RNA sequence: AUGAAAAUAGACAGAGAGACUGCAUAUUUUUGCGGCGCCGACGGGGAAAGCAUGUGAAUGUGAAACUCUCAGGCAAAAGGAUGUUUAUGGGACG
Numbered sequence: 001a002u003g004a005a006a007a008u009a010g011a012c013a014g015a016g017a018g019a020c021u022g023c024a025u026a027u028u029u030u031u032g033c034g035g036c037g038c039c040g041a042c043g044g045g046g047a048a049a050g051c052a053u054g055u056g057a058a059u060g061u062g063a064a065a066c067u068c069u070c071a072g073g074c075a076a077a078a079g080g081a082u083g084u085u086u087a088u089g090g091g092a093c094g
Stems, first nucleotide, its partner, number of pairs: 007088007018036001020035005037074003043070001044068003050061004
């Protein structure tokens, strides 16, 4: 001198699935308790190859947008992985 990544915050975009149904209630885009059917891209759980220990059997470690749907969600709103961008940040690389 060039100034990467992680991380934080703002802005924009952002999918999926019954405004199903019964009862009660209500301040009429309501709320509560159920019934059946679904969704995965917040959260949470699972574990492959490999690696390590071990004579062996086994044990441990081991990821996700995979998988399970516990929670959550299935009109709008909210939320929402992720992406772009701005700023902070930092000091990789040369």
This is a predicted structure of a 94-nucleotide RNA (Glycine riboswitch aptamer) from Listeria booriae. RNAcentral records the identical sequence in 2 taxa. Its mean pLDDT, the model's own confidence on a scale to 100, is 79. It matches the Rfam family "Glycine riboswitch aptamer". Rfam's curators write: This family represents the bacterial glycine riboswitch.